[in-house]
This is a predicted structure of a 310-nucleotide RNA (Bacterial RNase P class A) from an uncultured Flavobacteriaceae bacterium. Model confidence (mean pLDDT): 75 of 100. It was read from a public genome assembly, where an Rfam model found it. It matches the Rfam family "Bacterial RNase P class A". The family's RNA type in Rfam is ribozyme.

RNA sequence: AGUGUAAAUCGCCUUAUCGCUACGCCAUUGGCGUAGAGGAAAGUCCGAACACCGUAGUGCAAUAUAGUGGUUAACUGCCACCGGCCGAAAGGUUAGGAAAAGUGCAACAGAAAGGAUGUACAGGUUAUGCUGUAGUGAAAUCAGGUAAACUCUAUAUGGUGCAAUGUCAUGUAUACCAACGUUUGAAAGCGGCACGUUUGAUUGUUGGAGGGUAGGCAGCUAAAGUGUAUUGGUAACAAUGCAUUGAGAUAAAUGAUAAGGGUUGUAUUUCGGUACAAUACAGAAUUCGGCUUAUAGAUUUACAUACAUA
Repeated sequence: AGUGUAAAUCGCCUUAUCGCUACGCCAUUGGCGUAGAGGAAAGUCCGAACACCGUAGUGCAAUAUAGUGGUUAACUGCCACCGGCCGAAAGGUUAGGAAAAGUGCAACAGAAAGGAUGUACAGGUUAUGCUGUAGUGAAAUCAGGUAAACUCUAUAUGGUGCAAUGUCAUGUAUACCAACGUUUGAAAGCGGCACGUUUGAUUGUUGGAGGGUAGGCAGCUAAAGUGUAUUGGUAACAAUGCAUUGAGAUAAAUGAUAAGGGUUGUAUUUCGGUACAAUACAGAAUUCGGCUUAUAGAUUUACAUACAUA
């Protein structure tokens, strides 16, 4: 130099005109100001916050996790150390407990593949694979392998989800049928089942048929938030101080046009440039912490260097 590994940032810019949404002000059919989609907003995979089910137990089943420790609101996440595998290395990856509790699986080859079997040669025995070697195979004497096979062990686990939920208005049918029941308990709730338990009544509960409505407001953005400094820690991260304020739409706004520029590619060049083309993945819908997937290109930092070449 080239190549590689790990981490991080940006991911089009400027001007003009017109347009859309929210908030604020002036004040009226409008005007002004401020702000307006991400590193993944995607997938819906995992975990929670929050809301409701009045209270939400015990056991079984089911599901999930699996080296050791730390971190976190929590997690199957992240960090560190140890082990296995890959790589020359920097590094990457890991579903990493138990095979004497039990069951299952291993083609072909081989005589025989799970307390099974006895091919060939040798030794031994009254006799018998009793002993050794060879051969086949990944694996051949009460063998080992495999649990991302069933299983066992340890630990953990209410459910539904912003289409949750709350509130207001409008409107209808205080009507009809059936069953059961009123503390001797119908029915409903407690993720599935069982037990247990709670609520429960004189126009009760459940089911059927039928009628009306399907509209407004809230939830809806101050969040375990973001940035920065110091201290502690190998790190993930934690504590403290200072600063800062956010898109909140609802058939779903966050844009369109024009000009110039930036970056990349191709061709060409009188080496000053010129021409053409392209400009990634993609779009909030309760919020947050992760994981996974997609991504034109540009920039920065640290580390590694086997073979060959200079």